[in-house]
RNA sequence: UAUAUGUAAAGGCAAACUAUUCGAAAGAAUAGGACGCAAAGCCAAGGGUCUAAGGGUUUAUAGUGAGUAUAAUUUCCUAUAAACUACGACAGCCGGUUGCCCAA
Numbered sequence: 001u002a003u004a005u006g007u008a009a010a011g012g013c014a015a016a017c018u019a020u021u022c023g024a025a026a027g028a029a030u031a032g033g034a035c036g037c038a039a040a041g042c043c044a045a046g047g048g049u050c051u052a053a054g055g056g057u058u059u060a061u062a063g064u065g066a067g068u069a070u071a072a073u074u075u076c077c078u079a080u081a082a083a084c085u086a087c088g089a090c091a092g093c094c095g096g097u098u099g100c101c102c103a104a
Base pairs, nucleotide, nucleotide: 012037013036017032018031019030020029021028022027035092041097042096043095046094047093048090049089050088054085055084057083058082059081060080061079062078063077065076066075
């Protein structure tokens, strides 16, 4: 110097949960807290997962709704529910990329 390994030391990160704040949500930030982690550093132009505010479409239901001379059908509008969608998230899912300490 390179490679492999992680049983020692130093140093590092921090899941669940709790509080506050932000957010439509998923989730995030800060403080506490440690389940774990040798990349639990960084990357959300690759795959995957989560969410669906906004969006347009379809279906169903509803309406002293609109339109029609009237009624029904049809049409339109509105509301609710379901389905779809990332331009929102997650790297402590895979992946990519960079890299600290030094006992043996």
Record summary
Predicted 3D model of a 104-nucleotide RNA (c-di-GMP-I riboswitch aptamer) from Cytobacillus dafuensis. The model forms 85% of the base pairs in the Rfam consensus. RNAcentral holds the sequence, with entries from Rfam.